Model confidence (mean pLDDT): 80 of 100. Predicted 3D model of a 72-nucleotide RNA (transfer RNA) from a Candidatus Magasanikiibacteriota bacterium.
RNA sequence: GGCCUCAUCGUCUAAUGGUUAGGACACAUGGUUCUCAACCAUGUAAUAGGGGUUCGAUUCCCCUUGGGGCUA
Numbered sequence: 001g002g003c004c005u006c007a008u009c010g011u012c013u014a015a016u017g018g019u020u021a022g023g024a025c026a027c028a029u030g031g032u033u034c035u036c037a038a039c040c041a042u043g044u045a046a047u048a049g050g051g052g053u054u055c056g057a058u059u060c061c062c063c064u065u066g067g068g069g070c071u072a
Base pairs, nucleotide, nucleotide: 001071002070003069004068005067006066007065010025011024012023013022018055027043028042029041030040031039048064049063050062051061052060
C1' cells in the first nucleotide's frame, strides 16, 4: 500500500428499517439490619464523526477517525 472486520450507558452486551434503544455488573437513593455485607424496590446514564438512500436509519450505502486481522 491492498483486502477484511469492529466501534451502542462507567464496563460487558442485545436490538434482521417502525422500540420510550433493552439486559447484566457498577453507581445513587430508599427499604430490610444494632452496623456492614447480602437481598428487595426505584433511579441516573449510550448509538465514534460527517454525508447519502428512505415516509422513517443503531440497522442499508459512501467518506473520515480509531482498534483488530490477513497479505505484499
Rfam family: tRNA. By type it is a transfer RNA. The source organism's lineage runs through Bacteria, Bacteria candidate phyla and Candidatus Magasanikiibacteriota.